Predicted 3D model of a 76-nucleotide RNA (transfer RNA) from a Planctomycetota bacterium. Rfam family: tRNA. From the family's description: Transfer RNA (tRNA) molecules are approximately 80 nucleotides in length. Its family is annotated with triplet codon-amino acid adaptor activity in the Gene Ontology. The family's RNA type in Rfam is transfer RNA. It was read from a public genome assembly. The coordinates come from a structure-prediction model, not an experiment, and the mean pLDDT is 83.
[in-house]
RNA sequence: AGGGCAGUGGCGCAAUUGGCAGCGCGGGUGAUUCCAAAUCACUAGGUUGGGGGUUCAAGUCCUCCCUGCCCUGCCA
Numbered sequence: 001a002g003g004g005c006a007g008u009g010g011c012g013c014a015a016u017u018g019g020c021a022g023c024g025c026g027g028g029u030g031a032u033u034c035c036a037a038a039u040c041a042c043u044a045g046g047u048u049g050g051g052g053g054u055u056c057a058a059g060u061c062c063u064c065c066c067u068g069c070c071c072u073g074c075c076a
Stems, first nucleotide, its partner, number of pairs: 001072007010025004019056001027043005049065005
């Protein structure tokens, strides 16, 4: 330098052919308990890496950029 894959709550990951962004863990509150753990109930938490575009509608499609990983190549 070229190519490929990935980026979504604090963490690990989903989201069918574009049509209400969800699950587990973790956090908070309450119940239970002598206390705690476990369990149960409720609850908060997201500019979906960033800009632009297409569309009635974008996490999803197009484009440019950023970051990480992998492969190939160049110089030394």